[in-house]
RNA sequence: GUGCCCGUAGCUUAGUGGCAAAGCUUCCCGCUGUGGCCGGGAUGACACGGGUUCGAUCCCCGUCGGGCGCC
Numbered sequence: 001g002u003g004c005c006c007g008u009a010g011c012u013u014a015g016u017g018g019c020a021a022a023g024c025u026u027c028c029c030g031c032u033g034u035g036g037c038c039g040g041g042a043u044g045a046c047a048c049g050g051g052u053u054c055g056a057u058c059c060c061c062g063u064c065g066g067g068c069g070c071c
Base pairs, nucleotide, nucleotide: 001070002069003068004067005066006065007064010024011023012022013021018054026042027041028040029039030038047063048062049061050060051059
């Protein structure tokens, strides 16, 4: 230089056009002599810019970042 894949919560992943889901973590409550386990609840995210669409995490273009291959 070029081709392909990926970017969603603090972490690991779902979600392929119509209210963004779960596990772990954090916080609160219950339970317990205390802690842990367990049960209930809360907080918390679509990399950025533009386009298509009534509507975009999802489709298209570009930028940025990461990974793999070729040169």
Transfer RNA from Candidatus Wolfebacteria bacterium RIFCSPLOWO2_01_FULL_45_19, 71 nucleotides, folded computationally. Taxonomically the source falls in Candidatus Wolfeibacteriota (Bacteria, Bacteria candidate phyla). It matches the Rfam family "tRNA". The family's RNA type in Rfam is transfer RNA.